This is a predicted structure of a 351-nucleotide part of an RNA (small-subunit ribosomal RNA, central domain) from a metagenome. Its mean pLDDT, the model's own confidence on a scale to 100, is 87. The RNAcentral record of the full RNA draws on SILVA. Its Rfam family is "Bacterial small subunit ribosomal RNA". Rfam links the family to the GO terms structural constituent of ribosome and ribosome.
Context: one part of a larger RNA
Formats: sequence, C1' cells, structure tokens
RNA sequence: UUGGGCGUAAAGGGCGCGUAGGCGGCUUGUUAAGUCGGUUGUGAAAGCCCGGGGCUCAACCCCGGAAAGUCGACCGAUACUGGCAGGCUAGAGUACGGAAGAGGUAGCUGGAAUUCCCGGUGUAGCGGUGAAAUGCGUAGAUAUCGGGAGGAACACCUGAGGCGAAGGCGGGCUACUGGGCCGAUACUGACGCUGAUGCGCGAAAGCCAGGGGAGCGAACGGGAUUAGAUACCCCGGUAGUCCUGGCCCUAAACGAUGGACACUUGGUGUGUCGGGUAUUCCAGUCCCGAUGUGCCGGAGCUAACGCGUUAAGUGUCCCGCCUGGGGAGUACGGUCGCAAGGCUGAAACUC
Repeated sequence: UUGGGCGUAAAGGGCGCGUAGGCGGCUUGUUAAGUCGGUUGUGAAAGCCCGGGGCUCAACCCCGGAAAGUCGACCGAUACUGGCAGGCUAGAGUACGGAAGAGGUAGCUGGAAUUCCCGGUGUAGCGGUGAAAUGCGUAGAUAUCGGGAGGAACACCUGAGGCGAAGGCGGGCUACUGGGCCGAUACUGACGCUGAUGCGCGAAAGCCAGGGGAGCGAACGGGAUUAGAUACCCCGGUAGUCCUGGCCCUAAACGAUGGACACUUGGUGUGUCGGGUAUUCCAGUCCCGAUGUGCCGGAGCUAACGCGUUAAGUGUCCCGCCUGGGGAGUACGGUCGCAAGGCUGAAACUC
C1' cells in the first nucleotide's frame, strides 16, 4: 500500500468557529467535461500468454495470434455526475407569540459558621488520640454572653433535576448578553453537511506583576507509631487556595463511544412546551404531540461484557486516529513558552 479496524484488546482530536477541499434536496432546459459506444492512429522488436513449427526431446529458436493505456483524433449516446440558465419547498434560515434554565460577564448585597480582637460571667483545665505526647492555659485558657474585624464558601431548597460546545456552572438582587425548545402563520429559496491548515475557548496544578489572606494546607518544624517511618495519626505551618491583569494548554479533558442526516418492535420514570377528554371554569388525573434526560429490554450487532430510536443496529457524507511489547511519548531537529514544560516525534538494541 491493499485490506481491516478505533466503548473495554492498538486506535475518536479536550471543545468550538471556520478557510481550502470533499460531499450535497425536488424539477425543466441546455452543454457534453466525467461516463458509455463506434471508427481510426499509436502503444518498436524481443519477452509473457495462446496456437503451430524446427534442432531425436527439452532448454533454445522460428512463424502467427492475442494481450497490453487515467493514450491521441474524429463521429455518436445523454440515464447518472459535473458546468450554465430557470423554477420549486420537504433541508437550512428569518420574522411573530410563548415558557423553562447553577448558560456567560459586571456590579451591588444577605445570613449561618470558622478564626482573630475588645468587654462581661467564670476557674483549672482545654485540646487531641487506638492510647498518648508535642501544643494552648492562673500573664485567666476551654465553656458562655455581648460587641467588632476580616476572608472564603454558600446548609435547607437539591432531584438518576436543569443549563452549556467542551472545560464547567449552585445564597439573593440588578444591568448587559449567548444558546436551545414549543406554537401558529408568513417570508427567503439549497443559502446545506463536514472540515486539513488557521483562529478562539480550555479543570486543577504551575509561572509573572500587584493586591488579599479567615479556614484549609504541598514544603518545612515538632509529637507519636515503628526494627526504621524521609509515611499513614496528632500539634503547628510557608507557598498556594481568593481578587485584578498577563502567561501556561495539560488530564481517567470519560459516555474511555468525532460530527451530520435518514431508517428500524416496545415498556417505564423524569424536565420543558403545546393540544385533547369530563356537566362547566379551575386544580389534579388520564390520553396525544414535540423536545431533553434516565432505567429496562426486542430484532440486529458484539470476542464476550454489553449496546439496543440518546445504537455499539441498518445506510450515506466528511474529519481525526490505529498497525506487536519494551526502548519511549524518550533522543535529535523544529516550533511555542519567562520558566516548568507543551506540540511534533524516531532509531539502534531487545523479547
């Protein structure tokens, strides 16, 4: 490479926007590039293959044929693909009405709790553990009451609940703002899908500058445990954790499952919206539709486990990726970064 694959065996890019490219709904006309047919030219000879022949056979040699191409020219076909022109509305989108939501950004603000400070009451312990000790406390601790300061996080509500592309998002209020969903019409008329390069976002930790610092707490100190204990347990505690601005760009960034569209038995829960049924309005119940999110299972798929209309089923399109283990996500080079390091990514050797 051909082929086969990517939930767990190697393999889905962390996620999005989108360039080139690839692919693309129904229909009319035209063109004839792709496609198909014919004619012709060329594709040297030898060789290969088929038929025949010559050396006693064979090898070898001779004759004839066939074959061999993204090939050229000309003539023709027009279903499909493409080009051009036109039409359509089922894809996509816009307008209108409506409901839900921890979606995002900024500002303001609340209560509980921890700690610290001040004051009151009060006296000998407190704390901690398997048991202790370090530690704190007669300079008055712990406990308790009142007042104050400050930082961080938001109990109950809370749900197998909701929102977001992912990372992620949870006290309250306000402003600005993104997306999806439902309903009924009108409008645009294929405007679509995917997406190499690129651009943006991207938990935690970490880095730079400036703030902040209650609690927690790498490092570090001490007390224990132990044969030792550079740990697990305890007392302390610095970076950090928080804010602003700028970097870093990784992850079991997981559904270990790329995106889009279509098709394919069901049952049951739950979120949002709409409709319907009853004597009527309403509530609840029940039924139906759409959309999301779970569970259980049919066919089918799967090595099995399992998946099963939220597919890992059946198909189409596009991207990414895999190709035995170790060496190794290493070396070298390149590139990005302040650094830490990231991205790209081998080989020898070895089993």